Overview:
This is a predicted structure of a 103-nucleotide RNA (SAM riboswitch aptamer (S box leader)) from Synergistaceae bacterium UBA4088. The model forms 97% of the base pairs in the Rfam consensus. The coordinates come from a structure-prediction model, not an experiment, and the mean pLDDT is 83.
[in-house]
RNA sequence: CGAUCCAUCCAGAGCGGCGGAGGGACAGGCCCGAAGAAGCCGCGGCAACCAUUGCGAAAGCAAAACGGUGCCAACUCCUGCAGGAAACCCUGGAAGAUGGUCG
Numbered sequence: 001c002g003a004u005c006c007a008u009c010c011a012g013a014g015c016g017g018c019g020g021a022g023g024g025a026c027a028g029g030c031c032c033g034a035a036g037a038a039g040c041c042g043c044g045g046c047a048a049c050c051a052u053u054g055c056g057a058a059a060g061c062a063a064a065a066c067g068g069u070g071c072c073a074a075c076u077c078c079u080g081c082a083g084g085a086a087a088c089c090c091u092g093g094a095a096g097a098u099g100g101u102c103g
């Protein structure tokens, strides 16, 4: 970097410095932003996928949070396709994100 393979995605989590106009994947919305966006740095935090420990034949269950990631506005912000529904909305997908596996 790739895949469509597996799992999860309505919970949770900041302060300061640099920076200076954008950002929320994309599109349509709707939001956030000079009371300072993106990004970078310092310290901090949330969580529990891999790893670790205990139990177990296994599948798993539990514990801890040192290690490998990840994350810290809004349900993955809503919708984007299908079915149902008078509307609100509901169910399942698509797309995306994160971890693991494989190449």
Stems, first nucleotide, its partner, number of pairs: 001103003005100005014043005022032003026080004044072003049068002052063004076095001081092004
It matches the Rfam family "SAM riboswitch aptamer (S box leader)". Rfam describes the family as follows. The SAM riboswitch is found upstream of a number of genes which code for proteins involved in methionine or cysteine biosynthesis in Gram-positive bacteria.